[in-house]
Context: one part of a larger RNA
Molecule: large-subunit ribosomal RNA, domain IV
Organism: sediment metagenome
RNA sequence: CUAUUGCGAGGGAACUCGGCAAUCUAGCCCCGUACCUUUGGUAUAAGGGGUGCCUGCAGUUUCGGCCUUUGGCUGGAACAGCAGGUCGCAGUGACAAGGGGGUCCCGACUGUUUAAUAAAAACACAGGAAACCGCAAGCGCGAAAGCGUGUGAAUGGUUUCUGAAUCCUGGCCAGUACAGGUACCUGAAACCUGGGUCCAACCGGGCCAAGGGCCUGCAAACGCCGGGAGUAACUCUGACUCUCUCAAGGUAGCCAAAUGCCUUGUCGGGUAAGUUCCGACGUGCAUGAAUGGAUCAACGAGGGCCCCGCUGUCCCCACGUAGUACCCG
Repeated sequence: CUAUUGCGAGGGAACUCGGCAAUCUAGCCCCGUACCUUUGGUAUAAGGGGUGCCUGCAGUUUCGGCCUUUGGCUGGAACAGCAGGUCGCAGUGACAAGGGGGUCCCGACUGUUUAAUAAAAACACAGGAAACCGCAAGCGCGAAAGCGUGUGAAUGGUUUCUGAAUCCUGGCCAGUACAGGUACCUGAAACCUGGGUCCAACCGGGCCAAGGGCCUGCAAACGCCGGGAGUAACUCUGACUCUCUCAAGGUAGCCAAAUGCCUUGUCGGGUAAGUUCCGACGUGCAUGAAUGGAUCAACGAGGGCCCCGCUGUCCCCACGUAGUACCCG
């Protein structure tokens, strides 16, 4: 120096981006078990005690043997006890074999994924919603013939969005998209027709489809959701009033958040000390309702923070085992 290696006084995360790594814990039996909750769970919660061997006693079930057969005596096996004793540092003596708790974010969950750097908060999901479609349909493949969905028929199929349950899902159709309507306007070629010396070029007129103009609907379609003044018996604030303006001016909720620039915002908690964390506040640079909003038991090799236990992670390294290097022969 290497190793799936062992051990360590005192301290015990002071290490570090971070307890990474390695300890601790562990099986079975008994006791006991909180908050919360969708009443199923949480839960092996947490936290305790026991565990070997020997002897004796009594029990349950079962398989026999013998006899004087509602029974008695006797032998084996399994299970579950009680008492006494005994050895060791240690009795699930080796192997095998959960560290635990609290709180927040995200995703409901089990599942799926970048074969060979990403397993996740990404995808999927049950549930919710919208659009198209009456079947020779709609959608998809193909130049076509033809084929799939479809051995199907709206409680069905296709497309798109959202993503359990619970409480909800506000306003706006001005822009864009889509759908419907339309007396009128616009609207190409073809067709009809006039002029052009006869023809042609050329110059006109009429008719006129879809589409557009115009009108209406539609936001769980794409999307969007203001500014300036004044005002209450100290001050502050502004329920109230005025004004500009818009299609409408962000509702219920939620927040310095995986979203807050300023920002290590301010206050409270935790620490002796906390740019992280938790609880609040809210003029929110630039939160916000199926681009879903809020909440949430259970779950997670997800992410942040804290505590207990534990330890060579560290203070600070020492020693052993095995194998090299190296030295001597």